[in-house]
RNA sequence: GUCGCGAUGGCUCAAUGGGUAGAGCAGCCGCCUCGUAAGCGGCAGGUUGUCGGUUCGACUCCGACUCGCGGCU
Numbered sequence: 001g002u003c004g005c006g007a008u009g010g011c012u013c014a015a016u017g018g019g020u021a022g023a024g025c026a027g028c029c030g031c032c033u034c035g036u037a038a039g040c041g042g043c044a045g046g047u048u049g050u051c052g053g054u055u056c057g058a059c060u061c062c063g064a065c066u067c068g069c070g071g072c073u
Stems, first nucleotide, its partner, number of pairs: 001072007010025004019056001027043005049065005
């Protein structure tokens, strides 16, 4: 230089022939227990790496860029 993959709550990951983002763990509250843990119920938490474009509508499609991993030269 070039090609591919990845970037989504605090962490690990889902959701792609476009229809408005979910789970587990962690956190908080409650139930249970003599008490703790476990178990059960609930709550809060993300403008989906950045900037543009297409569209009635974008995590998803297109372009550029940033960062990480890998291949080739």